[in-house]
The RNA shown here (Glycine riboswitch aptamer) has 93 nucleotides.
It matches the Rfam family "Glycine riboswitch aptamer". Rfam describes the family as follows. This family represents the bacterial glycine riboswitch.
Of the family's consensus pairs, 90% are formed in the model.
RNA sequence: GGAGGAUACUCUGGAGAACCCCGACUUCGGGUCGGGUGCCGAAGGUGCAAGGUGAAAGCCGAAUCUCUCAGGCAAAAGGACAGAUUAUUUAAA
Repeated sequence: GGAGGAUACUCUGGAGAACCCCGACUUCGGGUCGGGUGCCGAAGGUGCAAGGUGAAAGCCGAAUCUCUCAGGCAAAAGGACAGAUUAUUUAAA
C1' cells in the first nucleotide's frame, strides 16, 4: 500500500410441512398444559466422500447432502442463505 477474505451491527429478500385428534383448564380465542398420530428440513447438533495420517485398528475431514436429537408444520416470530451500508480485523500485487 489495500485487490480479496473473515467477523459484527443495521436494512431488504427469504422455503418446506396437520389452523390434525384426545383430555384437562379456560378470559371461550387458531388460548394454556398434558398425551397421540402424521409430516417438514434452512437455527443449533449427528453422520461421511475425495483426500490426509497411521503397521493396523483408528483418527482428521464439506454441503442447502444425511439423520430428525433439538426445532418447526395459519399469521406473527424464528429462519440457512443472498444483497446493500458501516465498523473491526486480516491481507495479494